A computed fold for an 82-nucleotide RNA from a Bacillota bacterium, annotated as c-di-GMP-I riboswitch aptamer. Its Rfam family is "c-di-GMP-I riboswitch aptamer". From the family's description: GEMM was predicted in a large-scale screen for bacterial structured RNA regulatory elements. Its mean pLDDT, the model's own confidence on a scale to 100, is 82.
RNA sequence: UCCUCGCCGGGGCAAACCUAGGGCGACUUAGGGACGCAAAACCACUGGAUCUUGGCUAAACCAAGACAGCCGGGUUGCCGGG
Numbered sequence: 001u002c003c004u005c006g007c008c009g010g011g012g013c014a015a016a017c018c019u020a021g022g023g024c025g026a027c028u029u030a031g032g033g034a035c036g037c038a039a040a041a042c043c044a045c046u047g048g049a050u051c052u053u054g055g056c057u058a059a060a061c062c063a064a065g066a067c068a069g070c071c072g073g074g075u076u077g078c079c080g081g082g
Base pairs, nucleotide, nucleotide: 003082004081005080006079012037013036017032018031019030020029021028022027035069041075042074043073045072047071048070050066051065052064053063054062055061
């Protein structure tokens, strides 16, 4: 340095829910709080899923968005073993 694995150690993040704010909404920001996570760090890819709004209060389809702690993809990273 590369690939792979996840015992040890130092640690890290933070689900549901609650409070305050933002948004038509999905959801999100901050604080509290821990279900869990070896990438639960970052990105949002003409990839897929789910959800929202509008077209139309319908299906199919289209457009715009949300999420990504849903799967896949890309980038980076601590410690230890091989």